RNA sequence: CACUCAUCGAGACCGGCUGAGGGAAAAGGCCCUUCGACGCCGGGGCAACCAACGGGAUCUGCCCGCAUGGUGCCAACUCCUGCGGCGAUUGGUAUCGCCUGGCGCGAGCCGGGUGCCCCAGCCGGCAGAUGAGCG
Numbered sequence: 001c002a003c004u005c006a007u008c009g010a011g012a013c014c015g016g017c018u019g020a021g022g023g024a025a026a027a028g029g030c031c032c033u034u035c036g037a038c039g040c041c042g043g044g045g046c047a048a049c050c051a052a053c054g055g056g057a058u059c060u061g062c063c064c065g066c067a068u069g070g071u072g073c074c075a076a077c078u079c080c081u082g083c084g085g086c087g088a089u090u091g092g093u094a095u096c097g098c099c100u101g102g103c104g105c106g107a108g109c110c111g112g113g114u115g116c117c118c119c120a121g122c123c124g125g126c127a128g129a130u131g132a133g134c135g
Stems, first nucleotide, its partner, number of pairs: 001135001003133006013043005021032003027081003044074003049070003053065004078127001083124004091117002097114007
């Protein structure tokens, strides 16, 4: 770096250094930030992906515990959207297409439904992050 699998709405701060940006992707939002963000260092913590250890059990796989080791993480749902599908209520549209009711001698007029569009929301992708495996 690529591929495969799994998870991603919970949780977790104190200092020191530095000094202007940061929140992955073009873009749109919305936030954080000189009351010092981001980043680096020290300490602390959260969690339970992998290993170890202990227990269970339906036997090579699974469940529970633990938190020693390897990782990871410690603003906001992966901060929201970003591609596709569905999409109620309400609203909009042209007063057209289709259906239909009423009025009128007639030309026509008034109305309802449907089609179309937008939106809350939901679902699925793409991408990203982390772990494990493998090349």
Model confidence (mean pLDDT): 80 of 100. This is a predicted structure of a 135-nucleotide RNA (SAM riboswitch aptamer (S box leader)) from an uncultured Pseudomonadota bacterium. It was read from a public genome assembly, where an Rfam model found it. It matches the Rfam family "SAM riboswitch aptamer (S box leader)". Rfam 15.1 lists 9,625 matches to the family in 4,158 species.